[in-house]
RNA sequence: GAGGCUAUAGCUCAAUGGGAGAGCGCACGGCUGAAGCCCGUGAUGUUGAGGGUUCGAAUCCCUCUAGCCUCA
Numbered sequence: 001g002a003g004g005c006u007a008u009a010g011c012u013c014a015a016u017g018g019g020a021g022a023g024c025g026c027a028c029g030g031c032u033g034a035a036g037c038c039c040g041u042g043a044u045g046u047u048g049a050g051g052g053u054u055c056g057a058a059u060c061c062c063u064c065u066a067g068c069c070u071c072a
Stems, first nucleotide, its partner, number of pairs: 001071007010024004018055001026042005048064005
């Protein structure tokens, strides 16, 4: 220098262009002598950044940023 993949909650990851979710974790309550396990409730997010297409974008297109891989 060229190409490809990835970026979504604190962590690991889902999500056919239309309601942003799960598990773990966290807070509170129940249970317990006290904890753990278990049960219930709750808070969690500018979907890496900026533009474009569309009635509507995490999703499609372009550019950029970061990480990884391959080639030179």

Background:
The prediction has a mean pLDDT of 83. A computed fold for a 72-nucleotide RNA from Candidatus Rehaiarchaeum fermentans, annotated as transfer RNA. RNAcentral records the identical sequence in 2 taxa. Its Rfam family is "tRNA". It is annotated as a transfer RNA.